[in-house]
This is a predicted structure of a 107-nucleotide RNA (SAM riboswitch aptamer (S box leader)) from an uncultured Clostridia bacterium. Model confidence (mean pLDDT): 85 of 100. Its Rfam family is "SAM riboswitch aptamer (S box leader)". Rfam links the family to the GO term regulation of gene expression. About the family: The SAM riboswitch is found upstream of a number of genes which code for proteins involved in methionine or cysteine biosynthesis in Gram-positive bacteria. The sequence was found by an Rfam model in a public genome assembly.

RNA sequence: UUCUUAUCCAGAGAAGGCGAGGGACUGGCCCAAUGACCCUUCGGCAACCGCCAUCAGACGAUGGAAAGGUGCCAAUUCCAGCCGGCACUAUGCCGGAAAGAUGAGAA
Numbered sequence: 001u002u003c004u005u006a007u008c009c010a011g012a013g014a015a016g017g018c019g020a021g022g023g024a025c026u027g028g029c030c031c032a033a034u035g036a037c038c039c040u041u042c043g044g045c046a047a048c049c050g051c052c053a054u055c056a057g058a059c060g061a062u063g064g065a066a067a068g069g070u071g072c073c074a075a076u077u078c079c080a081g082c083c084g085g086c087a088c089u090a091u092g093c094c095g096g097a098a099a100g101a102u103g104a105g106a107a
Stems, first nucleotide, its partner, number of pairs: 001107008013042005021031003025081004043073003048069002051064005077099001082096006
């Protein structure tokens, strides 16, 4: 980097550093010199892998802990984008895709 698969309306921030853009893309709408984004330290959330217990022939299922490997800590993945349905308008709601993010496995 590509492929497969699961999840994405819950949850969780302080200090220090730097100094201008950031929220993947496009449009909207937000965040940002009262210092965002990013980096470091400490803290926290969650429970994907791994761990423990029970059941099970196995795949696995349920529960538990949070010492290990990741992940995450503005806004539903911030909202929409493509297709369809409903309400009856230039909007709202619902379903499914696409795209993206993260884990696990594979090449």